[in-house]
A computed fold for a 350-nucleotide part of an RNA from a metagenome, annotated as small-subunit ribosomal RNA, central domain.
Context: one part of a larger RNA
RNA sequence: UUGGGCGUAAAGCGCGCGUAGGCGGUCUGGCAAGUUGGGUGUGAAAGCCCUCGGCUCAACCGAGGAACUGCGCCCGAAACUGCUAGACUUGGGUACGAGAGAGGGGAGUGGAAUUCCCGGUGUAGAGGUGAAAUUCGUAGAUAUCGGGAGGAACACCAGUGGCGAAGGCGACUCCCUGGAUCGAUACUGACGCUGAGGCGCGAAAGCGUGGGGAGCAAACAGGAUUAGAUACCCUGGUAGUCCACGCCGUAAACUUUGGGCACUAGGUGUUGCGGGUAUUGACCCCUGCAGUGCCGUAGCUAACGCGUUAAGUGCCCCGCCUGGGGAGUACGGCCGCAAGGCUAAAACUC
Numbered sequence: 001u002u003g004g005g006c007g008u009a010a011a012g013c014g015c016g017c018g019u020a021g022g023c024g025g026u027c028u029g030g031c032a033a034g035u036u037g038g039g040u041g042u043g044a045a046a047g048c049c050c051u052c053g054g055c056u057c058a059a060c061c062g063a064g065g066a067a068c069u070g071c072g073c074c075c076g077a078a079a080c081u082g083c084u085a086g087a088c089u090u091g092g093g094u095a096c097g098a099g100a101g102a103g104g105g106g107a108g109u110g111g112a113a114u115u116c117c118c119g120g121u122g123u124a125g126a127g128g129u130g131a132a133a134u135u136c137g138u139a140g141a142u143a144u145c146g147g148g149a150g151g152a153a154c155a156c157c158a159g160u161g162g163c164g165a166a167g168g169c170g171a172c173u174c175c176c177u178g179g180a181u182c183g184a185u186a187c188u189g190a191c192g193c194u195g196a197g198g199c200g201c202g203a204a205a206g207c208g209u210g211g212g213g214a215g216c217a218a219a220c221a222g223g224a225u226u227a228g229a230u231a232c233c234c235u236g237g238u239a240g241u242c243c244a245c246g247c248c249g250u251a252a253a254c255u256u257u258g259g260g261c262a263c264u265a266g267g268u269g270u271u272g273c274g275g276g277u278a279u280u281g282a283c284c285c286c287u288g289c290a291g292u293g294c295c296g297u298a299g300c301u302a303a304c305g306c307g308u309u310a311a312g313u314g315c316c317c318c319g320c321c322u323g324g325g326g327a328g329u330a331c332g333g334c335c336g337c338a339a340g341g342c343u344a345a346a347a348c349u350c
Base pairs, nucleotide, nucleotide: 003322004321005320006319007304008303012318014201015200016199017198021194022193023192025088026087027086028085029084030083031082033081034080035077036076037075038074039073040072041071042070049065050064051063052062053061054060091191092188093187094186095185096183097182098181103177104176105175106174107173108172109171110154115149116148117147118146119145120144121143125136126135162169163168206247207246208245209244210243211242215241216240220236221235222234223233258317259316260315261314262313263312266295267294268293269292270291271290272289273288274287275286276285299306300305323350324349325348332343333342334341335340
């Protein structure tokens, strides 16, 4: 628990789909539930408020009035909300054409490099560091040439470039497939926005079963360094990293900025598509839409900064915050194989 807030002070769910609910474009008719006017009944008395009165005053008491902001019923109103009927096209959607893209899934292919194996050349070192040593090497290493195996990742292109809801996506080819954008018409006719629950997706690490294992590398071992060195540096090295299937469900899941719509100066770059102009053509120049950056006006902000991609001006819906510690913990519940996750206190203390 009114309110005030949520970029950095506490606070935007990691992201989507969507149920209930909330909210909802333009015009016309009807209804009259909300709304609104009038009437009427009720709203006990006492009290509060006003006037008058009784105790010498007051407190107190008595009388009258007002009020009781409410509820029921009746009669009206019809602007707004709602309901209903009809219509509309600007919101939304569909069809058609066009190009862009590391969007997703599957299959196949390629070259460079590392490592290992075989063979050739060749001889005493190589490797590594601040310097060394552990380590490798006369059983022929390092270097170099040829051949082979295998796994993983795709240099240049590469760009505050592109795509995706987010996580994320980067060699090439093919197959399957999602979304967005632009253009000109046609169709549909509010079909919309948000979204408690719910469902799905969700980096890395981790877990289960089976495979795979080149390089890298937690743990671990050794060598150094050091007062010590359970580290930083070096030599090795296992899980893991990779694949299939199934879990986990977290993150500085960050733009630390929820989604939608509308409005509010400009300048400059860039990506996609279009129009005009120009040209043999690509450019150039002007311009429209969609995205993505920088600077900046008004305005906002505690400041920093934000500034048509808003943190400006408004409306709608959801989530969340309410001093620090205790604590994202305990307990309970739900989920998980486990690790743990989600929900989430209090005592006490400052």
Notes: Its Rfam family is "Bacterial small subunit ribosomal RNA". The RNAcentral record of the full RNA draws on SILVA.